[in-house]
The RNA shown here (transfer RNA) has 71 nucleotides and comes from a Patescibacteria group bacterium. Taxonomically the source falls in Bacteria candidate phyla (Bacteria). The coordinates come from a structure-prediction model, not an experiment, and the mean pLDDT is 83.

Parts: sequence; structure tokens; C1' cells
RNA sequence: GCGGUCAUGGUUUAGUGGCAGGACGGCUCCUUGCCAAGGAGCAGGCGCGAGUUCGAUUCUCGCUGACCGCA
Repeated sequence: GCGGUCAUGGUUUAGUGGCAGGACGGCUCCUUGCCAAGGAGCAGGCGCGAGUUCGAUUCUCGCUGACCGCA
């Protein structure tokens, strides 16, 4: 330099045009004589920019970053 894969809460991961979900973690409450365990609830997320579309996390292009391959 060229090609490919990936980027989603604090961590990890699903989703793939119509509301963003799980697990762990955090906070609150319940249960308990206390702790642990358990139960209920809450907060917190689509890397950035543009395009297509009635509508984009999803499709297209660019950028940034990570990884893999070729040279």
C1' cells in the first nucleotide's frame, strides 16, 4: 500500500429497515435478628459524518479505531 472482519450501557453479548433485549455489575425496595442467598423494580447503550428511505442500530459511501490476511 491492497483486501477482509468488527465497532451496541461499566463489562460481555443478541438483534438486523418500524420501541434496542439478555447476562454480570450499580442503585432502591422486599424477605432475614444480622450477613449471605433469593425476589421485585430503576438508571445506564447503537464509534463519528453524509446519503437512501415515510422511517436507519440495520442498507450505501467516507472517516476513526481494533483485529486478520496479502505484498